[in-house]
Molecule: Bacterial RNase P class A
Organism: Bifidobacterium mongoliense DSM 21395
RNA sequence: UGAGACCUCUUGAUGGCCGCGGCACACUUCGGUGUGCUGAGGAACUUCCGGGCUCCACAGAGCACGAUGGCGGAUAACGUCCGCCCAGGGUGACCUGAGAGAGAGCGCAGCAGAGAACAGACCGCCCGGUUUCGGUCGGGUAAGGGUGAAACGGCGGUGUAAGAGACCACCGGGCCGCUGGUAACAGUCGGUCGCACGGCAAGCCUCAUCGGGAGCAAGGCCAAGCAGAAGGCACGUCGAUGCAAGUCGACAGGGGUUGCUCGCCCACGCCUUCGGGUAGGCUGCUAGAGCCUGGCGGCGACGUCAGGUCGAGAUGGAUGGCCAUCCAUGUGGCGACACAUGACAAAACCCGGGGUAUAAGAGGUCUCAUCUU
Numbered sequence: 001u002g003a004g005a006c007c008u009c010u011u012g013a014u015g016g017c018c019g020c021g022g023c024a025c026a027c028u029u030c031g032g033u034g035u036g037c038u039g040a041g042g043a044a045c046u047u048c049c050g051g052g053c054u055c056c057a058c059a060g061a062g063c064a065c066g067a068u069g070g071c072g073g074a075u076a077a078c079g080u081c082c083g084c085c086c087a088g089g090g091u092g093a094c095c096u097g098a099g100a101g102a103g104a105g106c107g108c109a110g111c112a113g114a115g116a117a118c119a120g121a122c123c124g125c126c127c128g129g130u131u132u133c134g135g136u137c138g139g140g141u142a143a144g145g146g147u148g149a150a151a152c153g154g155c156g157g158u159g160u161a162a163g164a165g166a167c168c169a170c171c172g173g174g175c176c177g178c179u180g181g182u183a184a185c186a187g188u189c190g191g192u193c194g195c196a197c198g199g200c201a202a203g204c205c206u207c208a209u210c211g212g213g214a215g216c217a218a219g220g221c222c223a224a225g226c227a228g229a230a231g232g233c234a235c236g237u238c239g240a241u242g243c244a245a246g247u248c249g250a251c252a253g254g255g256g257u258u259g260c261u262c263g264c265c266c267a268c269g270c271c272u273u274c275g276g277g278u279a280g281g282c283u284g285c286u287a288g289a290g291c292c293u294g295g296c297g298g299c300g301a302c303g304u305c306a307g308g309u310c311g312a313g314a315u316g317g318a319u320g321g322c323c324a325u326c327c328a329u330g331u332g333g334c335g336a337c338a339c340a341u342g343a344c345a346a347a348a349c350c351c352g353g354g355g356u357a358u359a360a361g362a363g364g365u366c367u368c369a370u371c372u373u
Stems, first nucleotide, its partner, number of pairs: 001369010012326007020039008041344001045355002048353005053215004065211005070084005085099001086097004100206002105204002107200002122145002124141007153171002156168003172195001173193005178187003219283004228274006236251006254266004290309008327342006
């Protein structure tokens, strides 16, 4: 210098005007008004896991169902993260992996191919018969060719008619032991077995571990109106009589039906208390497994200690718009400059992760190639 690998970070800046949510204070004609402070993210997205919190259920155990699946650790917990092992990929930094069990059982394998599971003989090789010398028939074989994702260890030799773990050395593999490691696992280790046991479990299944359900529209509190229950008061006016309770007589009101009359129909009052509870309001609600800095322990995920700090809380749901200067990018221009654009996306109980989207930029560690000294 070029090409890469990995780990992190930022998410345009400042000011002014108008508007909106929240909090505090002041004023108020109780309707509001004014002032000050404050008001989205790294993913607030997805709702895929885990936890807190809340209510319901629950003696215990098992079945079913679901999830997870190398080993050790981290953590409140996890399907996440860290470290390591193994397998595969890459020259390498590094990346990818649901990575237990196929010697418990069932099941599956398209096409091609002779043959696909305790297999098989198309070409070939060898032996014998036959021959019109092209072949053909019977037998042996599985080393070579061919098919396939996969063909029942590899390679060299001995051997043989040709061959074959039939036998031998080396390599690979199974089992047992030893050594190292917490373990997964590894070994240039020792013994043993000529090799017997192919693949798929994101097919059924087996084994181990874990899991009660629903979710802030959870849940709690206050509580108009209507209906209900209990209690109390009222139940017309005028006149006569009576001490009074009462008795007698006369008269009357609202709405509808047809403009009016008659007739007919409908409604009959008020207060207090009670429990449940609708509308509505309050709460849950934002100080928390919080954030920042530093020390210490740990390879690390992370833990711990000290100091500092408070950073939204809406509920038809605020966080918006305009202007100016700078910044970044793009286009045009020799240039001064002009124009355009500002990624992905927006809280709704909170937190830890995963996944996905993302313009532009910054930092660090490492690898490979080439060049210079």